[in-house]
RNA sequence: GCCCUAGUAGCUUAGUAUUUAAAGCAUCGGUCUUGUAAUCCGAAGAUCGGAGGUUAAAAUCCCCCCUAGAGCC
Numbered sequence: 001g002c003c004c005u006a007g008u009a010g011c012u013u014a015g016u017a018u019u020u021a022a023a024g025c026a027u028c029g030g031u032c033u034u035g036u037a038a039u040c041c042g043a044a045g046a047u048c049g050g051a052g053g054u055u056a057a058a059a060u061c062c063c064c065c066c067u068a069g070a071g072c073c
Stems, first nucleotide, its partner, number of pairs: 001072002004069004010025004018056001027043004049065002052062002
């Protein structure tokens, strides 16, 4: 230099155009316990790596960058 894959909540992932981006762990509050953990109930938390474009509608499609990884030379 070329090509491919990935980037979504604090962490791990789902969601490949068409209701309000979903879940697990973690956090916080409650329940329970002599107390802690576990269980159960609830809450908060991501405008989706960045900037543009297409579309009635974009996490999703297109283009240019950034970051990480694998391959070729």
Molecule: transfer RNA
Organism: Bhavania australis